[in-house]
A computed fold for a 347-nucleotide RNA from a Gammaproteobacteria bacterium, annotated as Bacterial RNase P class A. The coordinates come from a structure-prediction model, not an experiment, and the mean pLDDT is 78. Rfam family: Bacterial RNase P class A. From the family's description: Ribonuclease P (RNase P) is a ubiquitous endoribonuclease, found in archaea, bacteria and eukarya as well as chloroplasts and mitochondria. The sequence was found by an Rfam model in a public genome assembly.
């Protein structure tokens, strides 16, 4: 000096004038006013997951159904997060995985190719025998080293053997089995013995294992107040009907279920003090977890933060809460820190 990896904070900023929401206060007293003071995000977005909460209520159980899928922890839980195994990419820091089982069963694999699995012999190698003008060609035998197709063709490299060849036979590697072996809390890494060796791929295809799930949602839901039609049908009626996804069995009720008509202006609460946020200690690789101590940081209901003006500069992207958290994925101009890794020059 340049090129990268991971990982953190920001997200225009200060001032004036006017205006809009909530909370306190004074005053007024129907109100309106006035001052104090707070007032959208890192993703508020997707609604893709986990849950708090509320109602169904409360008596449940299995089946099916869906959803994860190395291990080991963290969390209110999770398909998330940290940490480790093992595979692959990458010179590297790093990064990615839909990561249980193909010897339980079924299916798939175009096209080529001789043949895609208890598969097979195109081309070629050899040995016998016949015909023939050298050379070739037929027949019947062995063959899978060479060659060829393909994404893959029943282990790989070498040495020996052999009529040619072939785990035929060796040495390494690979692969299988074993193991009260070593390290590891495991996944898994290794070593040891023994054995010519064993049945390809695919499960984000059906299936098979483990494990884990009640349903519906803040338009839940509860209270006031208003109003009208407790109107009409329909099928069942106890071996019946109704009970918040489906089936069965259970257990509760009996006037509850279904369709068609009418009422339901409005207003409160839910509605924001939290699995809550910041800063220290202490444990811990680490994600966290205790402990102490500060602080209260939008609660809108046709929907609140706008206009204008002037300096500054790094010239502003994606972009607006709607019961709430905890993630993940998307979308994004820009500046800042910080650990590391690779190149190239000096010293």
């Nucleotide at each position: 000096u340049g090129a990268g990896a991971c990982g953190g904070c920001u997200a225009a900023g200060c001032g004036a004038u006017c205006g809009c929401u909530g909370a306190c206060a004074a005053a007024c007293u129907a109100a309106a006013u006035u001052g104090u003071u707070a007032g959208a995000g890192g993703a508020a977005a997707g609604u893709c997951c986990g849950g708090g909460c509320u109602c169904c209520a409360a008596a449940g159980g299995a089946c099916a159904a869906a959803g994860u899928g190395c291990c080991a922890g963290g969390u209110a839980a999770c398909a998330c997060c940290u940490g480790g195994g093992a595979a692959g990419u990458g010179u590297g820091a790093a990064c990615u995985u839909a990561c249980g089982g193909a010897a339980a069963g079924u299916g798939c694999a175009a096209c080529a190719g001789a043949a895609a699995g208890u598969a097979a012999a195109c081309c070629g190698c050899c040995c016998u025998a016949g015909u023939u003008u050298u050379a070739a060609c037929u027949a019947a035998g062995g063959u899978a080293a060479g060659g060829g197709u393909g994404a893959a063709a029943c282990g790989g490299u070498g040495u020996g053997g052999u009529a040619a060849a072939a785990g035929c036979a060796c040495a390494c590697c690979g692969c299988a089995a074993u193991g009260u072996c070593u390290g590891g809390u495991a996944a898994c890494a290794g070593c040891a013995u023994u054995g010519g060796c064993u049945a390809g791929g695919u499960a984000a295809a059906c299936c098979c294992c483990a494990c884990u799930u009640g349903g519906a949602g803040c338009a839940a839901g509860a209270c006031c107040g208003a109003g009208u039609a407790g109107a009409g049908a329909u099928a069942g009626u106890a071996c019946g009907g109704c009970g918040u996804g489906g089936u069965c069995c259970g257990c509760g009720u009996c006037c509850a279920a279904u369709c068609u008509g009418g009422g339901u202006a409005g207003g409160u609460c839910g509605c924001u003090a939290g699995a809550a946020a910041c800063a220290g200690a202490u444990g811990g690789c680490g994600a966290c977890a205790u402990c102490u101590g500060u602080u209260c940081c939008a609660g809108a209901u046709g929907a609140a933060u706008g206009a204008u003006c002037g300096c500054u500069c790094a010239c502003g992207a994606c972009a607006g809460a709607a019961c709430c958290c905890g993630g993940c994925u998307u979308a994004u101009c820009g500046g800042c820190c910080g650990u590391c890794u690779c190149a190239c020059u000096c010293u």